[in-house]
């Protein structure tokens, strides 16, 4: 110093060719239960790493920038 990848919930990960973001674990809460575990039902939780742009409309696209990782010099 150029390339490729990767970055969304506390944590693992989805999200089709752009149509407005979801699961499982986790937490709370209620059934159950002598009480707990396990089960079963609800519920909480997100400036999609940042900025900016393109668009009616961006997790996605284009540009810049920050960090993990890889690859040639």
């Nucleotide at each position: 110093u150029a390339c490729c990848u990767c970055g969304u919930a506390g944590c693992u990960c989805a999200a089709u060719c752009g149509g407005a973001a979801g699961a499982g674990c986790a937490c709370c809460g209620g059934a159950c239960u002598a009480c707990g575990a396990a089960u079963c039902c609800g519920g909480c939780g997100g400036u999609u790493g940042c900025u900016g742009g393109u668009u009616c409309g961006a997790c996605u696209c284009c540009a810049g920038u920050c960090g993990g990782g890889g690859u040639a010099a």